[in-house]
This record gives sequence, C1' cells and structure tokens, in this order.
RNA sequence: UCACAUGUAGCUCAGCGGUUAGAGCGUCAGGCAAGUUGCCUGGAAGUCACAGGUUCGAAUCCUGUCUUGUGAA
Repeated sequence: UCACAUGUAGCUCAGCGGUUAGAGCGUCAGGCAAGUUGCCUGGAAGUCACAGGUUCGAAUCCUGUCUUGUGAA
C1' cells in the first nucleotide's frame, strides 16, 4: 500500500429496514437463607466508532474516514 473482517451497556456478545435496542456476567438497592457465600425481586448504565447519503422509517442498506484483527505484496 491492497484485500477481507470488526466496532452495540463497565466486560463478553445477540439483534428480519418498523412498538420504548436486548441477554449473560459485573455494578447499585431491597428481601430470604446461612458458613464468608448462595438465591429472589427491582434499578442504573447506550450519541449503536465518526461524518454524509438512500428511505415514510436506518444499529441494520450505500459512500468516505477512523479503531482493532487476519492475509498478501
């Protein structure tokens, strides 16, 4: 330099163009039980990498830029 993949909650990851973007772990509050933890209920936490475009409607499609990874020269 080129090609492909990747970017969504603190972490690991789901998510057919269409209702308020979700799960597990973690975290916070409350409750129950007890061997130093376990279980239950509830909450908080998101500019869906950035910018633009298409569309009635975009995390999702298109273009550019950037991050990370793999491969090639």